[in-house]
This is a predicted structure of a 117-nucleotide RNA (SAM riboswitch aptamer (S box leader)) from Nonlabens marinus. Its mean pLDDT, the model's own confidence on a scale to 100, is 81. RNAcentral holds the sequence, with entries from Ribocentre.
RNA sequence: AAAUUAUCAAGAAAGGACGAGGGAACAGACCCAUCGACUCCUUAGCAACCCUUCAUUUAUGUAAAUAUUUGGAGAAGGUGCUAAAUUCUGCUCACAACUGGUGAGACAAGAUGAUAC
Numbered sequence: 001a002a003a004u005u006a007u008c009a010a011g012a013a014a015g016g017a018c019g020a021g022g023g024a025a026c027a028g029a030c031c032c033a034u035c036g037a038c039u040c041c042u043u044a045g046c047a048a049c050c051c052u053u054c055a056u057u058u059a060u061g062u063a064a065a066u067a068u069u070u071g072g073a074g075a076a077g078g079u080g081c082u083a084a085a086u087u088c089u090g091c092u093c094a095c096a097a098c099u100g101g102u103g104a105g106a107c108a109a110g111a112u113g114a115u116a117c
Stems, first nucleotide, its partner, number of pairs: 003115006013043005021032003026090004044082003049078002051074005058067003086109001091105005
């Protein structure tokens, strides 16, 4: 890299370095950016996937225990994240409307975690 699975409308920025593009890809729109974006470093923070703990459901078991469901609390550690819904749209349906809106759902792609290899 590829695989399985869960989540993706919440939340959280200062300083320093650099110096021109950036918002994953295609198309369209929109936005950020020399009042310095993006990226990198430091510090801080957010969150709670892994994790810790308490209660709880179920299964196996004589039991100990193991696995599992749900909920509460925590934040030392492993990741992640700290503009905009994954920035929005792209397909289908319903409604509204007549120059294109509102709502619902799906596919694909992507991001992050966990597991296994």